Notes:
Predicted 3D model of a 262-nucleotide part of an RNA (large-subunit ribosomal RNA, domain VI) from a Phycisphaerales bacterium.
[in-house]
Context: one part of a larger RNA
RNA sequence: CGUCGCAGGCUUGAGAGGAGUCAACCUUAGUACGAGAGGACUGGGUUGGACGCACCCCUGGUGAUCCAGUUGGACUGCUAAGUCCACGGCUGGGUAGCUACGUGCGGCAGGGAUAACCGCUGAAAGCAUCUAAGCGGGAAGCCCCCCUCGAGAUUAGGCCUGCUUGUCGAAAGACGUGAGACCCCUGGUAGACCACCAGGUUGAUCGGCCGCGUGUGCACGGGCAGAGAUGCCUUUAGCUUAGCGGUACGAACGGUCGAACG
Numbered sequence: 001c002g003u004c005g006c007a008g009g010c011u012u013g014a015g016a017g018g019a020g021u022c023a024a025c026c027u028u029a030g031u032a033c034g035a036g037a038g039g040a041c042u043g044g045g046u047u048g049g050a051c052g053c054a055c056c057c058c059u060g061g062u063g064a065u066c067c068a069g070u071u072g073g074a075c076u077g078c079u080a081a082g083u084c085c086a087c088g089g090c091u092g093g094g095u096a097g098c099u100a101c102g103u104g105c106g107g108c109a110g111g112g113a114u115a116a117c118c119g120c121u122g123a124a125a126g127c128a129u130c131u132a133a134g135c136g137g138g139a140a141g142c143c144c145c146c147c148u149c150g151a152g153a154u155u156a157g158g159c160c161u162g163c164u165u166g167u168c169g170a171a172a173g174a175c176g177u178g179a180g181a182c183c184c185c186u187g188g189u190a191g192a193c194c195a196c197c198a199g200g201u202u203g204a205u206c207g208g209c210c211g212c213g214u215g216u217g218c219a220c221g222g223g224c225a226g227a228g229a230u231g232c233c234u235u236u237a238g239c240u241u242a243g244c245g246g247u248a249c250g251a252a253c254g255g256u257c258g259a260a261c262g
Base pairs, nucleotide, nucleotide: 001152005163006162007161008160009159010158011157015149016148017147018146021049022048023047024046025045026044027043033038051106052105053104054103055102059100060099061098062097066093067092068091069090070089071086072085073084074083075082076081110144111143112142117137118136119135120134166175167174168173180257181256182255183254184200185199186198187197188196205251206250207249208247209246210245211244212243215239216238221234222233223232224231225230
């Protein structure tokens, strides 16, 4: 821009893409078959490999925004307590998120038309013949069934709901509005950007604060014991990022667009 008023939702499915896998074991059965050796078709059941999708409850990884220990040095005048530098100095753990080595699920079943092939009826050709007319069966393959996208499918579909007024103008058109939408702002379950989603004071969207959780593992100061290192008590302390709630304290200010003929 179009889809023939303007919008907000829900859809149909033309079409496109994905998936489609393999094996072992138990049983049928040591049966059919076979002199024996050996050894099934078929049907039923179980498990697994690889692959795919999703997720983070569990097990782990990461977690340069969390906690602790510790070496050398610098600094805060010194002690103590801290901050900084040394690969994040080194080391031990670790929330959210992201993840696999973790967890769950998937391939099934079914229908239709067929291939090779197997048939029925059956002439041409008194017989025969699956074929010439006609009718069946028959594959991991094809179409559907399953998952995803999908009306720019210009053949532009369908359904529901909302709004369809005013002014100027001869008309074209312009202005102001409506349902609604956008810019803008606060953000994240979203994300390269855009988009999408949650919100914008009639408000819990982000931050702060408070509470809880989680992690670390018992802070500083003081007291006691010890020559001291250090230990014990105060103290399962102190600190705590992304998690879960609460609370308007700070920030969501301010604008624009937007439709008819009969």
Record summary:
Model confidence (mean pLDDT): 88 of 100.